Predicted 3D model of a 357-nucleotide RNA (Bacterial RNase P class A) from an Anaerolineae bacterium.

[in-house]
């Protein structure tokens, strides 16, 4: 220098003018509504709503069946399908990247297009080889098909052959031993065990999972429909009458007082001090954790958070004057992830190649 690979970051700046939501202060003709002033007001993804939680209400003795999810090991975390570190397999010269990667598919069931004789629990014969006059039989080594065909190679053996047997190589299993927390790896020995693949097919197994969601839910005042209670007005006795007192009744209707009174609409809350961000120190390979410090950083009506101009910055077009462009997108209870979208850039480590010193 060229190509590559893995991160981290930014997400235009300044000024002027106009405008919007919320909060505070002041003024007055007093209003949540007017006037003035001040403060504050979107993101790295606020998005998709795909996972996980907090919170809330409802349901719930325990256990089983069923259904759904996850799936190498160790760690992190409130939790996760996330992250970190490692193992194994695959790709790449490499940096590095990818992998749902439990049951090393003889618990069972099932699937393997086309081609091919045959696509698998003991199987096939188109060609070939051998025996036989023939009928028939043996064989699965060679040819051929296929993504995949029942280890490879040499020998023994045989009528011809074959892991049938033997040596070596490869795979698998079992046992020992060493290293590791472990996944796993190294090494030694034994066994012809070598009869495929597929579990993001059913299935088995281990672990996890109750449902609905902030339009959840809670509180408040006034009022309506309505309900409950109370005593009075009732009837009768004593009595001439009233008061008083005793007994009965409390049914219907009426007015009175007191209490209760769901939901919707309204107001307040949930709702912004938090598994929070920011800076630092320490522990840890790391994810992350502990401690310290200074701060408070939107929150609604499901509705605000914007616009214009000038200069600058960057990019594109143009010889120039000049012209054009600056993305993706926008909170609605909160938090952790994942995924997707994305203009122009900034920056760090690493790898490969070439040249020069």
């Nucleotide at each position: 220098c060229a190509g590559g690979c893995c991160g981290a970051c930014c997400g235009g700046g300044u000024g002027a003018c106009c405008g919007c939501g919320c909060c505070c202060c002041u003024g007055c003709u007093c209003g949540u509504u007017c006037a003035g002033g001040g403060g504050u007001g979107a993101g790295g993804a606020a998005a998709g709503u795909c996972c996980g939680c907090c919170c809330u209400c409802c349901a719930c003795a325990g256990g089983g069946c069923g259904c759904g999810g996850u799936g190498c090991u160790g760690g992190c975390u409130a939790a996760c399908g996330g992250c970190c570190a490692g193992a194994c397999g695959g790709g790449g010269u490499a940096a590095c990247c990818c992998g749902a990667u439990g049951g090393a598919a003889c618990a069972g069931u099932g699937c393997c297009a086309c081609a091919g004789a045959g696509a698998a629990g003991u199987g096939c014969a188109u060609u070939g080889c051998c025996c036989g006059c023939a009928a028939g039989g043996g064989u699965g080594a060679g040819g051929g098909u296929g993504a995949a065909a029942c280890g490879g190679c040499g020998g023994u053996g045989u009528a011809a052959g074959a892991g049938a047997c033997c040596a070596c190589c490869g795979g698998c299993g079992c046992g020992g031993u060493c290293a590791g927390c472990g996944a796993u790896g190294g090494u030694c020995g034994c066994g012809g065990c070598c009869a495929g693949g597929c579990a993001a097919a059913c299935c088995c197994u281990a672990c996890c999972g109750g449902g609905a969601g902030c339009a959840a839910g809670g509180c408040c005042a006034a009022g309506c429909a309505g309900g409950u209670g109370c005593a009075u007005u009732g009837g009768g006795g004593c009595g001439g009458c009233c008061c008083g007192u005793c007994c009965c009744g409390c049914a219907a209707a009426a007015a009175g007082c007191a209490c209760c009174g769901g939901g919707u609409a309204g107001g307040c809350u949930g709702c912004a001090u938090g598994a929070c961000a920011c800076g630092g120190u320490c522990g840890g390979u790391a994810a992350c954790g502990a401690c310290c410090g200074g701060a408070c950083g939107a929150g609604a009506g499901a509705g605000a958070u914007g616009g214009u101009c000038a200069c600058c910055a960057c990019c594109c077009c143009g010889c120039a004057a000049g012209g054009g462009g600056u993305a993706c997108a926008g909170a609605a209870g909160g938090c952790g992830g994942c995924u997707u979208a994305a203009a122009c850039g900034u920056u760090g480590a690493c790898c490969u190649g070439a040249a020069c010193a």
The sequence was found by an Rfam model in a public genome assembly. It matches the Rfam family "Bacterial RNase P class A". The family's RNA type in Rfam is ribozyme.